[in-house]
c-di-GMP-I-GGC riboswitch aptamer from Candidatus Aerophobetes bacterium Ae_b3a, 80 nucleotides, folded computationally.
Taxonomically the source falls in Candidatus Aerophobota (Bacteria, Bacteria candidate phyla).
It was read from a public genome assembly, where an Rfam model found it.
It matches the Rfam family "c-di-GMP-I-GGC riboswitch aptamer". Its family is annotated with cyclic-di-GMP binding in the Gene Ontology.
The model forms 86% of the base pairs in the Rfam consensus.

RNA sequence: GCUGAUAAAGGUAAACUCCCCGCAAGGGGAGGGCGCAAAGCUAUGGAUCGUCAGAAAAGGCGAUUGCCAGGCUGCCGAAG
Numbered sequence: 001g002c003u004g005a006u007a008a009a010g011g012u013a014a015a016c017u018c019c020c021c022g023c024a025a026g027g028g029g030a031g032g033g034c035g036c037a038a039a040g041c042u043a044u045g046g047a048u049c050g051u052c053a054g055a056a057a058a059g060g061c062g063a064u065u066g067c068c069a070g071g072c073u074g075c076c077g078a079a080g
């Protein structure tokens, strides 16, 4: 340096329920806990979804980083 354990300490929080915001996708808060070793941050590429427009194809504006990559940052450390 790589890897990341039936380790320790901590972190995060799916579905679902309630309240609020949004036309919607979806988001925020509280409860909850399926999971997660980057499930920390970032819409840069792809993907998916919403919406607008269009005969169609192309397209505009949005959403998801807990879909996959890329970029930035990062706690602990057994065995190999």
Base pairs, nucleotide, nucleotide: 002080011036012035016031017030018029019028020027021026034066040072041071042070044069045068046067047064048063049062050061051060052059